This is a predicted structure of a 92-nucleotide RNA (Glycine riboswitch aptamer) from Amycolatopsis alkalitolerans. The RNAcentral record of the sequence draws on Rfam. The coordinates come from a structure-prediction model, not an experiment, and the mean pLDDT is 79. The source organism's lineage runs through Bacteria, Bacillati, Actinomycetes, Pseudonocardiales and Amycolatopsis.
RNA sequence: UGAGCCGGAGCGGGAGAGUCCCCGUGUGAACGGGGCACCGAAGGAGCAACUUCCCCGCCAAUCUCUCAGGUACCAGUUACCGCUCGGGCCAG
Numbered sequence: 001u002g003a004g005c006c007g008g009a010g011c012g013g014g015a016g017a018g019u020c021c022c023c024g025u026g027u028g029a030a031c032g033g034g035g036c037a038c039c040g041a042a043g044g045a046g047c048a049a050c051u052u053c054c055c056c057g058c059c060a061a062u063c064u065c066u067c068a069g070g071u072a073c074c075a076g077u078u079a080c081c082g083c084u085c086g087g088g089c090c091a092g
Stems, first nucleotide, its partner, number of pairs: 001091002004089003008085006018036001020035006037071003043067001044065003051057001
């Protein structure tokens, strides 16, 4: 210095799905618990191809599962995208 890789911070953009029922606390807003229904874009798990005689290995996802998380508004360590900042690795 970087057109590279890894993860961190800030800002912006960015969905989905019942404020459904019951109980309790409470003046109320709201909060907590339970039940069923639902969503997938925190996280997690599973599989293809490739490789191999076969097994093992390697095994990705926005696919699948829904363990977790979530389902009014607000918010969101929401995937992903853009910009900025610095850190580590690697290379010159």
Rfam family: Glycine riboswitch aptamer. Its family is annotated with glycine biosynthetic process in the Gene Ontology.